[in-house]
């Protein structure tokens, strides 16, 4: 320096143009238990940023910014 992949609750993931952005986990109550664990109900938190296109972007476009991998 050049080319490609990725970026979604704390944490690890799915969703790949329109429904409430789903699940497991961890956190919070509450059952149940002498007490703790488990378990089994609820609730809580998330699209890296900054443009485009589109009626309508998480999603598709482009730069950045990050972490990767390949080359030279």
């Nucleotide at each position: 320096g050049g080319c490609c992949u990725u970026a979604u609750g704390g944490u690890g993931u799915a969703g790949a143009g329109g429904u409430a952005a789903g699940c497991a986990u961890a956190g919070a109550a509450g059952a149940c238990u002498u007490u703790c664990a488990a378990u089994c109900u609820u609730c809580u938190g998330a699209c890296a940023u900054g443009g485009g296109u589109u009626c309508g972007a998480u999603u598709c476009c482009c730069a950045u910014u990050a972490a990767g991998g390949c080359u030279a």

Background:
Transfer RNA from Ktedonospora formicarum, 72 nucleotides, folded computationally. Its mean pLDDT, the model's own confidence on a scale to 100, is 81. It matches the Rfam family "tRNA". Rfam classes the family as a transfer RNA.